[in-house]
RNA sequence: ACAAUGGAGAGUUUGAUCCUGGCUCAGGAUGAACGCUAGCGGCAGGCCUAAUACAUGCAAGUCGAGGGGUAGAGUUAGCUUGCUAACUUGAGACCGGCGCACGGGUGCGUAACGCGUAUGCAACCUACCUUUAUCUGGGGGAUAGCCCGGAGAAAUCCGGAUUAAUACCGCAUAAAAUCACAGAAUGGCAUUAUUCAAUGAUCAAACAUUAAUGGGAUAGAGAUGGGCAUGCGUGUCAUUAGCUAGUUGGCGGGGUAACGGCCCACCAAGGCGACGAUGACUAGGGGAUCUGAGAGGAUGACCCCCCACACUGGUACUGAGACACGGACCAGACUCCUACGGGAGGCAGCAGUAAGGAAUAUUGGUCAAUGGAGGCAACUCUGAACCAGCCAUGCCGCGUGCAGGAAGACUGCCCUAUGGGUUGUAAACUGCUUUUAUCCGGGAAUAAACCACGAUACGUGUAUCGUGCUGAAUGUACCGGAAGAAUAAGGAUCGGCUAACUCCGUGCCAGCAGCCGCGGUAAUACGGAGGAUCCAAGCGUUAUCCGGAUUUAUUGGGUUUAAAGGGUGCGUAGGCGGCCUGUUAAGUCAGGGGUGAAAGACGGUAGCUCAACUAUCGCAGUGCCCUUGAUACUGAUGGGCUUGAAUGAACUAGAGGUAGGCGGAAUGAGACAAGUAGCGGUGAAAUGCAUAGAUAUGUCUCAGAACACCGAUUGCGAAGGCAGCUUACUAUGGUUUAAUUGACGCUGAGGCACGAAAGCGUGGGGAUCAAACAGGAUUAGAUACCCUGGUAGUCCACGCCCUAAACGAUGAACACUCGCUGUUGGCGAUACACAGUCAGCGGCUAAGCGAAAGCGUUAAGUGUUCCACCUGGGGAGUACGGUCGCAAGAUUGAAACUCAAAGGAAUUGACGGGGGCCCGCACAAGCGGAGGAGCAUGUGGUUUAAUUCGAUGAUACGCGAGGAACCUUACCCGGGCUUGAAAGUUAGUGAAUCAUUUAGAGAUAAAUGAGUGAGCAAUCACACGAAACUAGGUGCUGCAUGGCUGUCGUCAGCUCGUGCCGUGAGGUGUUGGGUUAAGUCCCGCAACGAGCGCAACCCCUAUGUUUAGUUGCCAGCACGUUAAGGUGGGGACUCUAAACAGACUGCCUGUGCAAACAGAGAGGAAGGAGGGGACGACGUCAAGUCAUCAUGGCCCUUACGUCCGGGGCUACACACGUGCUACAAUGGAUGGUACAGAGGGCAGCUACAUAGCAAUAUGAUGCGAAUCUCACAAAGCCAUUCACAGUUCGGAUUGGGGUCUGCAACUCGACCCCAUGAAGUUGGAUUCGCUAGUAAUCGCGUAUCAGCAAUGACGCGGUGAAUACGUUCCCGGGCCUUGUACACACCGCCCGUCAAGCCAUGGAAGUUGGGGGUACCUAAAGUAUGUAACCGCAAGGAGCGUCCUAGGGUAAAACCGAUAACUGGGGCUAAGUCGUAACAAGGUAGCCGUACCGGAAGGUGCGGCUGGAAUACCUCCUUU
Repeated sequence: ACAAUGGAGAGUUUGAUCCUGGCUCAGGAUGAACGCUAGCGGCAGGCCUAAUACAUGCAAGUCGAGGGGUAGAGUUAGCUUGCUAACUUGAGACCGGCGCACGGGUGCGUAACGCGUAUGCAACCUACCUUUAUCUGGGGGAUAGCCCGGAGAAAUCCGGAUUAAUACCGCAUAAAAUCACAGAAUGGCAUUAUUCAAUGAUCAAACAUUAAUGGGAUAGAGAUGGGCAUGCGUGUCAUUAGCUAGUUGGCGGGGUAACGGCCCACCAAGGCGACGAUGACUAGGGGAUCUGAGAGGAUGACCCCCCACACUGGUACUGAGACACGGACCAGACUCCUACGGGAGGCAGCAGUAAGGAAUAUUGGUCAAUGGAGGCAACUCUGAACCAGCCAUGCCGCGUGCAGGAAGACUGCCCUAUGGGUUGUAAACUGCUUUUAUCCGGGAAUAAACCACGAUACGUGUAUCGUGCUGAAUGUACCGGAAGAAUAAGGAUCGGCUAACUCCGUGCCAGCAGCCGCGGUAAUACGGAGGAUCCAAGCGUUAUCCGGAUUUAUUGGGUUUAAAGGGUGCGUAGGCGGCCUGUUAAGUCAGGGGUGAAAGACGGUAGCUCAACUAUCGCAGUGCCCUUGAUACUGAUGGGCUUGAAUGAACUAGAGGUAGGCGGAAUGAGACAAGUAGCGGUGAAAUGCAUAGAUAUGUCUCAGAACACCGAUUGCGAAGGCAGCUUACUAUGGUUUAAUUGACGCUGAGGCACGAAAGCGUGGGGAUCAAACAGGAUUAGAUACCCUGGUAGUCCACGCCCUAAACGAUGAACACUCGCUGUUGGCGAUACACAGUCAGCGGCUAAGCGAAAGCGUUAAGUGUUCCACCUGGGGAGUACGGUCGCAAGAUUGAAACUCAAAGGAAUUGACGGGGGCCCGCACAAGCGGAGGAGCAUGUGGUUUAAUUCGAUGAUACGCGAGGAACCUUACCCGGGCUUGAAAGUUAGUGAAUCAUUUAGAGAUAAAUGAGUGAGCAAUCACACGAAACUAGGUGCUGCAUGGCUGUCGUCAGCUCGUGCCGUGAGGUGUUGGGUUAAGUCCCGCAACGAGCGCAACCCCUAUGUUUAGUUGCCAGCACGUUAAGGUGGGGACUCUAAACAGACUGCCUGUGCAAACAGAGAGGAAGGAGGGGACGACGUCAAGUCAUCAUGGCCCUUACGUCCGGGGCUACACACGUGCUACAAUGGAUGGUACAGAGGGCAGCUACAUAGCAAUAUGAUGCGAAUCUCACAAAGCCAUUCACAGUUCGGAUUGGGGUCUGCAACUCGACCCCAUGAAGUUGGAUUCGCUAGUAAUCGCGUAUCAGCAAUGACGCGGUGAAUACGUUCCCGGGCCUUGUACACACCGCCCGUCAAGCCAUGGAAGUUGGGGGUACCUAAAGUAUGUAACCGCAAGGAGCGUCCUAGGGUAAAACCGAUAACUGGGGCUAAGUCGUAACAAGGUAGCCGUACCGGAAGGUGCGGCUGGAAUACCUCCUUU
């Protein structure tokens, strides 16, 4: 530039990711319905269900200008004034003509030439209309009506007499028409058509009248409307595969408007069908409508066209046209009338009724207009039509006011609440407007014709003009006026998708929900409120369709692992097909013509004030048909070629197949020999075999089956599969050559053949192994795994079966697209090199592909052709039906119902009765305990008025509590108080305060007395106190929280920035090789750095130096005591307490790249972190604590608050945890004697003295403490005694007597003395702590505290060991890797039977219903046909026969439903039973096919697969 005007997604599988895949939502639409709400108008629409039944009225008549003519009316006349006659007019009915086949309704049937589209009729018809030509002469006999009579309830019918016509019937005329026959010309594919002319035969008519007209007959043409035929298109099911006898065709006839098996006779045996016949089910078709970017999908209301139907079924008549909605006949069902004899009826016309239903309107007006029928016309008829009524059913339009108005009013609602936010310019208030509604007034168009009258043009008729007449809707639309904001807003939603948020109530309840999902006490999800959002006279819900859904994929999908490649080959139909060339023109392309109705859609313009709506013009209509061209490609046909394919020749390869023969090893058996007590088997055993001689050994013989080594990701075959050697037969591949043919090819629905193992049949065979079975074990059980036996089977022949994880989970063929490497068989070459080439078999990789894993010349890459298969999971490869099979079963193959997922690949974790590496008092090696006893203490349980509460595997249980007699105290009983027991503010009163008495259990109440503060004052301090604002709660929620804490764990981990890799989750770094206590450090590396942890920094301790020297110390000097640093003095030492030094693998040797490790190394007080402490990463356990404290929310308020007395927390058949004391001689008792550290002390520690056996008491002194004191340390050491026992062990329990604390020791304290003297003699299974100044053992101190239930807790020192080979195992942990169906993470997930409830479904003796077919019997009306008697002059009719048939009956069978005793499986359902099959090596790897067995998952046998882990080996590959 051209061409176009057109395309959006989201939620939901997971811990997270990508993909596959379903479900759901946002949009539009409707003849809708329901809920809430509702002012007006315009335009449209309105039984989708019962084609169910219908009361009542109306919906088709008209013509007197076809005919006869009655009643009635009028006039006249006569007169017996109520009759007769005449004339005029003339209803209703009748004969006749035309119409009634249109218009209107409905969608039963119909899967069809029914409809749509395009053709054809040389095979046809057409009333009325237009036009052309000609004619309309002359007769006849009836019949309705009317009149009379009769039958009947009625409907109606019968008989007699009489009568007309445009009713009916002859005759004449016959151009034309039709038929017959022969001729000529032209056309046609043909049957034959058209034209010309000759002959013969047959057939017409009607009149009326106002004399203008209107009719009638024949023939031709046109128009209109129909009839028939054909091509193409037009549902579902193959679990419907074969159908057909008038069937298919021919000849001849009949019939029809016309062709035709449409019908009939005869002849032939055809016709249709996988390109879907036949059957079943469903359905009117189209224009169009909705949706969609489109292609498509769905629909077929209103409007238009076609078809079909008219109570159900059949039949014809009349007619131009019907087999006829408001006609006829017959049969059937139903309804109605009846005198019971017989009759009548058909709303799927308009209204209307009943019924059905979620649901769909008035028993309206008018022929004014448009249209129709009849008529010359006036006119009549018209539920067609035009209008009106009802309904928000839809579309469109209008309104419910507009402007100003902040103290941002009041109320409401919310909050962090002296206040703010929101409702909100919203309201009030001021001004303005009047659409609409109301009232008053005016007021159209739709009407022009016909007709009447008049006029004009030419010939009393036609044409034109003028005037007049006609409006249902309607006093409507519209216009003007009046008053006044006056008359007018709701619905749904507010967790995400999806626009819009807070409070209260409720508490897995009530409820919501389109999907995901909300609700178990802080719900933006339930209900209400306030606020907000979206639409708006409507708003939501439900139902249905399209869309989104590329989720059936033509546009526009897939098939290794997600659903999906047939087990394999051969091959039919079909589809597709190499190179060159000629012809043709079917496909294809281009030009032209016809058609594609109107309406609708689209565009322009116009009319209703706009719009909806309507009018007009145009475009489009992708289609079909005809015609003229083009010829590249495809097709058809002819000729040629060799490269595809095949054949030949030469060489070559192999576990290719079939049949026969032969061989050795092993196994088992038999015989013999020799030999003795076991053999065999297992985790360990047993069953079994064996002294009647086994096993083991040797020799010989027999049997059947399988073929070691070679042997290999080697070979062959289409697949299944094939292995000793050899022979015969046979098939195949490869290479080379280029002799032969000349596209002969590829694929392949159906079809045919082959097809492991198991299994089946018949006959053999039977060594081994081995389902079933038996026994032994194991086990809770063990229908298993293990063992001992063992039958089918395993083997052969023949015949079936036809399935496998029949797998490369990868259909076949052809072409193309970088490489490296191993190997098999050829070619070529002299070759043991090297390189090349063809065909195979493997590995790695580029590009590319893929969701990824991966594939990658052997494609899962790029293309072509053909076939097969898939469309969410389950139900289910099930049921039913069909086919195959001897059976087992195979094949084909659903639905109801149910779920929101099921699934693939990869990621991070976690886990494994997976692997590798490493650590820890984890095991092992040791020492000492617990578990047994008594007691102490805590817990559970039980009890109780209460035994307050919490903690409950490790990580609760001498825990909160580091101290319950009252208090504490939270619990129970009883008695009191209510602004309260405590704190704050304020008026007021009073000092405060102290003492006493009474009642009471006390709290408390009452009374009396004393007292009268400080300051000059204001006022201050204290107490009481009305009222008010505040209180109080150890009540609940640790699953609303803060803080604090436990545990993994002092384990070495946990992360980040940038970069890089991956679609992504994520990875890398952090992995690897070493090393360490350590992610400690080093090296390497797409990583480079960093943070929190580790370590270090801090404290104590081990050594030293310096400084300092009291209350500590005392070597030397002096004094001094019974003794004593007691004193003077001293700083040397110890010590005290501050600073500093010291240790860093720094040095040496060895190993090592380094980091580092090793050494009884040196030095050093200390050596590789010297010992100990504090210190606890990211996080886990909804771990613990609302009762330390704090705190949200909820709850109580004369009580769940608070005070007091008493009781309880201390109970006691029992069970558990933690401890103490013991069981004794390594000891007990008695006596003597030695050595600490760290702490405490004034409401205190207390020396010392005295008394007491003692607890303790009475005096008295020092010390607020390196000074005094608690305070004697004990084990130890030295002596004596006890000799193995329930003791001189052990000390519980009990009795008696005391001491102390305290208001108070009864429940319920500790201690002392005397007496008593239980159990217990070293502790079952099991289990705990500890690696050095540790364990063990010994004592001392402190906190709490009046006292103490302390044997506890926290500290202190004294004495002071043993052992560690080592990492197989148990437990816990760290890193890497692997598998996973786990992610609440193995305390996971999950399978099947059984039991319970609910749901749908299969089978089933039967029962019952439906449609269709077949055979036979019968057969109405009616057409056709035959016909002697009867009628008629005749034409003809009646009657009686024949054929066919609706309907009825009978019979057997098939098909489709409904229901059913009983029965089968299936699905679903918080907490049922039994096991534990699967997921990890799931504890016996799993799975597939098959067979057998078993409560169940399942087990076992045979063959197969890897979609098995680990380990070793082999091979291959990569790198060096």
A computed fold for a 1520-nucleotide RNA from Pedobacter psychrotolerans, annotated as small-subunit ribosomal RNA. The RNAcentral record of the sequence draws on ENA and SILVA.